[in-house]
RNA sequence: CGGGGCGUAGCCCAGCGGCUAAGGCGCUUGGUUUGGGACCAAGAGAUCGUGAGUUCAAUUCUCACCGCCCCGA
Numbered sequence: 001c002g003g004g005g006c007g008u009a010g011c012c013c014a015g016c017g018g019c020u021a022a023g024g025c026g027c028u029u030g031g032u033u034u035g036g037g038a039c040c041a042a043g044a045g046a047u048c049g050u051g052a053g054u055u056c057a058a059u060u061c062u063c064a065c066c067g068c069c070c071c072g073a
Base pairs, nucleotide, nucleotide: 001072002071003070004069005068006067007066010025011024012023018056027043028042029041030040031039049065050064051063052062053061
């Protein structure tokens, strides 16, 4: 320098252009327990990497940039 993949909550990981952005671990509160763990119930937590474009509507499609990984030169 060229090609490809990925970026979604503290961590991991889903999400046929339209739903309240799903789930696991973790966290908070309550129950249970002498206490803790385990278990049960409820809850909080996401500007979906940044900016722009297409569209009535974008996490999803397009472009540029940023970061990481792989391949090639």
Molecule: transfer RNA
Organism: Candidatus Kerfeldbacteria bacterium RIFOXYC2_FULL_38_9